[in-house]
SAM riboswitch aptamer (S box leader), 104 nucleotides, folded computationally.

RNA sequence: CUCUUAUAGAGAGAGGUAGAGGGACUGGCCCAAUGAAACCUCGGCAACCUAUCCAAUUGGAUAUGGUGCCAAUUCCAGCGGAGAUAUUUUCCGGAAGAUAAGAG
Repeated sequence: CUCUUAUAGAGAGAGGUAGAGGGACUGGCCCAAUGAAACCUCGGCAACCUAUCCAAUUGGAUAUGGUGCCAAUUCCAGCGGAGAUAUUUUCCGGAAGAUAAGAG
């Protein structure tokens, strides 16, 4: 990097360095000098993998370890379909992206 499978209306931030961007992409809408990105320290969330335990094949508990995450539903939409309303809105599915586990 590619492929497969699974998940997403929940949850969880302080300090330091730094100094203008950030929310993948496009459009929108937001966040940001009351300090963005990035890095460091400490803390937390979660439970995909691992481990341990309980019950018994599949579920539950814990959180030692491997990841991940800690504004907004993946912030909303993007492609297709259905309904309502009247050109907006609701719902379903998909695409794309993200994360985990496995394979090449």